[in-house]
Context: one part of a larger RNA
RNA sequence: CUGGGCGUAAAGAGCGUGUAGGCGGACUAGUCAGUCAGAGGUGAAAUCCCGAGGCUCAACCUCGGAACUGCCUUUGAUACUGCUAGUCUAGAGUUCGAGAGAGGUAAGCGGAAUUCCGGGUGUAGCGGUGAAAUGCGUAGAUAUCGGAAGGAACACCAGUGGCGAAGGCGGCUUCCUGGGCCAAUACUGACGCUGAGGUGCGAAAGCGUGGGGAGCAAACAGGAUUAGAGACCCUGGUAGUCCACGCCGUCAACGAUGAGAACUAGCUGUUGGGACCUUGAGUCUUAGUAGCGCAGCUAACGCGAUAAGUUCUCCGCCUGGGGAGUACGACCGCAAGGGUAAAACUC
Numbered sequence: 001c002u003g004g005g006c007g008u009a010a011a012g013a014g015c016g017u018g019u020a021g022g023c024g025g026a027c028u029a030g031u032c033a034g035u036c037a038g039a040g041g042u043g044a045a046a047u048c049c050c051g052a053g054g055c056u057c058a059a060c061c062u063c064g065g066a067a068c069u070g071c072c073u074u075u076g077a078u079a080c081u082g083c084u085a086g087u088c089u090a091g092a093g094u095u096c097g098a099g100a101g102a103g104g105u106a107a108g109c110g111g112a113a114u115u116c117c118g119g120g121u122g123u124a125g126c127g128g129u130g131a132a133a134u135g136c137g138u139a140g141a142u143a144u145c146g147g148a149a150g151g152a153a154c155a156c157c158a159g160u161g162g163c164g165a166a167g168g169c170g171g172c173u174u175c176c177u178g179g180g181c182c183a184a185u186a187c188u189g190a191c192g193c194u195g196a197g198g199u200g201c202g203a204a205a206g207c208g209u210g211g212g213g214a215g216c217a218a219a220c221a222g223g224a225u226u227a228g229a230g231a232c233c234c235u236g237g238u239a240g241u242c243c244a245c246g247c248c249g250u251c252a253a254c255g256a257u258g259a260g261a262a263c264u265a266g267c268u269g270u271u272g273g274g275a276c277c278u279u280g281a282g283u284c285u286u287a288g289u290a291g292c293g294c295a296g297c298u299a300a301c302g303c304g305a306u307a308a309g310u311u312c313u314c315c316g317c318c319u320g321g322g323g324a325g326u327a328c329g330a331c332c333g334c335a336a337g338g339g340u341a342a343a344a345c346u347c
Stems, first nucleotide, its partner, number of pairs: 004318003007301002012315001014201004021194003025088007033081002035077008049065006091191001092188003097182001103177002106174004110154001115149001117147001119145003125136002162169002206247006215241002220236004258314006266292011296303002320347003329340001331338002
């Protein structure tokens, strides 16, 4: 490279957006570039293949043929692809209307609880565990009742419920704002799909500067346990967790399943809309979401209209285990490190 693959064996980029490129709906006409057919020229010889012949055979050599799958010129064909022109509405989009949602950003507000502070009542314990001890408490704790401060998170509702491209999003109100769905009126008329590079977003932890700090809690200290205990358990406790701005760019970033499109039995639950009545556990339809299941697929498990079925287009990725997602190099980063990415050697 070919062939074969990527749910779990190696393999889908964390997710968008989009440049180049690749691919692309229906009809008509033109063109004839691709495509197809004929003819001509060329495609040196040798080699390869076939048939003969010559060295006793063979290797080898000689002769003839075929082939040289290519290129050029020319004459045609016009279905398909391309190009040009015109038309269309089934793809895509815009618009009038209805309605759902923890979608995003900012501001304000609320109650429960924990902790601390101050005061009242009150007295000897509290706390913690498998059992204890460290710890707190007669300088009055724990408990209990008012008051006040501050930070963080939002019980019930809550649901294989909803929204978002993914990460993710949950008290209430308001401003601004994105997307999807349904229904059908009008409009544009292929404006589409994918997407190497590029670019944006991207949990947690971590980093920089400045705030904040209630609870929790790496590190750390003490008490236990133990042969030891650098742990599990307990008492404390600092970064951090929170906010603003700026970095980092990773994950079991998982549905371990790339995006888009077409086709292919049924049944049940649920969320959002629509239609019809005969108003009912109704029927039909549409967009999600979840459970079974036929065909088919799969090594099996299983998947099964939300496919891992049958196909088309485009991208990414894999090629025995270890060495190694490492070294080196250039790139990015304040750093931590990230991304790209080998080989020797070894089994």